[in-house]
Context: one part of a larger RNA
Molecule: small-subunit ribosomal RNA, 3' major domain
Organism: uncultured bacterium
RNA sequence: UGACGGGGGCCCGCACAAGCGGAGGAACAUGUGGUUUAAUUCGAUGAUACGCGAGGAACCUUACCCGGGCUUGAAUUGCGGAUGCUGCGGCAAGAGAUUGCCGUGUCCCUUCGGGGCGUCCGUGAAGGUGCUGCAUGGUUGUCGUCAGCUCGUGCCGUGAGGUGUCGGCUUAAGUGCCAUAACGAGCGCAACCCCUUUCUCCAGUUGCCAUCGGGUUAAGCUGGGCACUCUGGAGACACUGCCACCGCAAGGUGUGAGGAAGGUGGGGAUGACGUCAAAUCAGCACGGCCCUUACGUCCGGGGCUACACACGUGUUACAAUGGCAGGCACAGAGAGUCGGCUUGACGCAAGUCUGGUCUAAUCCCCAAAUCCUGCCUCAGUUCGGACUGGGGUCUGCAACCCGACCCCACGAAGCUGGAUUCGCUAGUAAUCGCGCAUCAGCCAUGGCGCGGUGAAUACGUUCCCGGGCCU
Numbered sequence: 001u002g003a004c005g006g007g008g009g010c011c012c013g014c015a016c017a018a019g020c021g022g023a024g025g026a027a028c029a030u031g032u033g034g035u036u037u038a039a040u041u042c043g044a045u046g047a048u049a050c051g052c053g054a055g056g057a058a059c060c061u062u063a064c065c066c067g068g069g070c071u072u073g074a075a076u077u078g079c080g081g082a083u084g085c086u087g088c089g090g091c092a093a094g095a096g097a098u099u100g101c102c103g104u105g106u107c108c109c110u111u112c113g114g115g116g117c118g119u120c121c122g123u124g125a126a127g128g129u130g131c132u133g134c135a136u137g138g139u140u141g142u143c144g145u146c147a148g149c150u151c152g153u154g155c156c157g158u159g160a161g162g163u164g165u166c167g168g169c170u171u172a173a174g175u176g177c178c179a180u181a182a183c184g185a186g187c188g189c190a191a192c193c194c195c196u197u198u199c200u201c202c203a204g205u206u207g208c209c210a211u212c213g214g215g216u217u218a219a220g221c222u223g224g225g226c227a228c229u230c231u232g233g234a235g236a237c238a239c240u241g242c243c244a245c246c247g248c249a250a251g252g253u254g255u256g257a258g259g260a261a262g263g264u265g266g267g268g269a270u271g272a273c274g275u276c277a278a279a280u281c282a283g284c285a286c287g288g289c290c291c292u293u294a295c296g297u298c299c300g301g302g303g304c305u306a307c308a309c310a311c312g313u314g315u316u317a318c319a320a321u322g323g324c325a326g327g328c329a330c331a332g333a334g335a336g337u338c339g340g341c342u343u344g345a346c347g348c349a350a351g352u353c354u355g356g357u358c359u360a361a362u363c364c365c366c367a368a369a370u371c372c373u374g375c376c377u378c379a380g381u382u383c384g385g386a387c388u389g390g391g392g393u394c395u396g397c398a399a400c401c402c403g404a405c406c407c408c409a410c411g412a413a414g415c416u417g418g419a420u421u422c423g424c425u426a427g428u429a430a431u432c433g434c435g436c437a438u439c440a441g442c443c444a445u446g447g448c449g450c451g452g453u454g455a456a457u458a459c460g461u462u463c464c465c466g467g468g469c470c471u
Base pairs, nucleotide, nucleotide: 007471008470009469010468011467012466013465015461016460019424020423021422022421023420026316027315028314029313030312031311032310033309034307035306042053043052064302065301066300067299068298069297070296076125077124078123079122080121081120082119083118084117087104088103089102090101091100092099093098107116108115109114127291128290130289131288132287136285137284138280139279140278141276143274148187149186150185151184152183153182154163155162156161167178168177169176193268194267195266196265198236199235200234201233202232203231204230207226208225209224212223213222214221239262242256243254244253245252246251318417322376323375324374325373326372327371334365336363339358340357341356342355344353345352346351383414388409389408390407391406392405393404394403430453431452432451433450434449435448436447
């Protein structure tokens, strides 16, 4: 000077408390450990690994295993030499990679020197998801969106260092005010940026329809219009500005006024100096080491999907605030031509055939919970749906290992879960559906978004956890 203390003082945070809903018990999905295996590729491991890299493992991916091949090599490129083919179609062997044969055809430009393209031989580079994240760059997690971390000059101290940054009040904040051997400044805080909430102006098509005309069973359907909604540009607005009280000030308080919004209005992006030799050599780059007829590379098959077990994260339930059947409403965001959606016909359905529309504010998807009516009447049930049998549909060379979906049958565990533990303070929790990326298809119950319905509670800071300041 720091760090630490079951030392002290002050303060904060869903940290506790007050509440609501979960996890831990069941079945399944998924990740991990372990075990097994020819291989179950590799990495991530308290918080900060475990629905994580992976925003799509049947082949491919793929890095792993077994087997069959190649060796200037699967890709790129320099030099030297030789050469003309490349291509199209077919046959045969083989698991394929590949190999052999047949037919057609005999590359393109040219100033005739050559050039381009391709094949073969030789040679120089190759190639490596091999090792080291404790040699590294870059990127990331975390403390933590916590309020801190420093510098110049001056002053103090022999010096390390201190001061400033301390003290009082205040703030979400090292935010500000006052005081002051300090005076200033920088990185952080805040603001500037984006979305949302209100209003004004401008612009009206694909959007809208108040007024006028036409028209329909109905419908902005149509002439027309841009008032409204909306869309997308520009601007306004909020600053403790006003009032009252407290206070030296900063500031605080208020069923205050006005206002769409009130004290940071709500959300996002934004992460200081640094910590953990934190993570990543497998995204990429890169030093060193290692392999070079193999640790490179091509192909077929298998594996990553195994299963006495253990853990994490989720989905579905155990029911009546419910289940089933019928009927009637109301979104937002986003995607769409190898595609989205759908009339008609067929099928119980997944779906098939046929036609239509949309390169989209034009076409299309545009809900479920809710509400109304009926049945069920507390039971392992009209709860629950695992597992299994049969029959099909679709994608795709190909669903055996190992896909999703549909129909019929089967109907397991489960009657609210021990110790313990997690999330959340408002349009939040809870609950309900919709969309997107990846993608042929999909093991998505995951991830990222979107809207609908819509609570309870906070006395307080003694205690648990983490953090800040002073001592």